[in-house]
RNA sequence: GGGUCUGUAGUUCAACUGGCAGAGCGUCGGUCUCCAAAACCGAAGGUUUCAGGUUCGACUCCUGACAGACCCG
Numbered sequence: 001g002g003g004u005c006u007g008u009a010g011u012u013c014a015a016c017u018g019g020c021a022g023a024g025c026g027u028c029g030g031u032c033u034c035c036a037a038a039a040c041c042g043a044a045g046g047u048u049u050c051a052g053g054u055u056c057g058a059c060u061c062c063u064g065a066c067a068g069a070c071c072c073g
Base pairs, nucleotide, nucleotide: 001072002071003070004069005068006067007066010025011024012023013022019056027043028042029041030040031039049065050064051063052062053061
């Protein structure tokens, strides 16, 4: 330098025939308990890496940039 893949909540990951952004774990609160753990109930938490484009509508499609992993030279 070229190519492939990836980037979404604190974390690990879903959501793609374009139509309300979700789950597990974690955090916080509650029930239970003498206290705690476990279990159960509930809540908070998101500029979907960034900038443009297409579209009535974009996590999803197109272009470029950035970051990471791998391959080739």
Predicted 3D model of a 73-nucleotide RNA (transfer RNA) from bacterium (Candidatus Gribaldobacteria) CG_4_10_14_0_8_um_filter_33_9. Rfam family: tRNA. Gene Ontology term of the family: triplet codon-amino acid adaptor activity. By type it is a transfer RNA. Its mean pLDDT, the model's own confidence on a scale to 100, is 82. Lineage of the source: Bacteria > Bacteria candidate phyla > Candidatus Gribaldobacteria.